A computed fold for a 49-nucleotide RNA from a Thermoplasmata archaeon, annotated as Fluoride riboswitch aptamer (crcB RNA motif).
The source organism's lineage runs through Archaea, Methanobacteriati, Thermoplasmatota and Thermoplasmata.
The prediction has a mean pLDDT of 82.

[in-house]
RNA sequence: GGUGAUGAAGUCCACCCCCAACCGCCCGGCCCCGGGCUGAUGACUUCUG
Numbered sequence: 001g002g003u004g005a006u007g008a009a010g011u012c013c014a015c016c017c018c019c020a021a022c023c024g025c026c027c028g029g030c031c032c033c034g035g036g037c038u039g040a041u042g043a044c045u046u047c048u049g
Base pairs, nucleotide, nucleotide: 001016002015003014004013007047008046009045010044011043012042024037025036026035027034028033
């Protein structure tokens, strides 16, 4: 410096070093296409939707 499945603020924690960390679940299909479900947080508090 970046990230923690949908926006923002404060505090804390974890992960990654850029070909990285991260990018939820279910069904059909069967390899990328269709359908469905939950959640605005990694955690706590708050605002908005």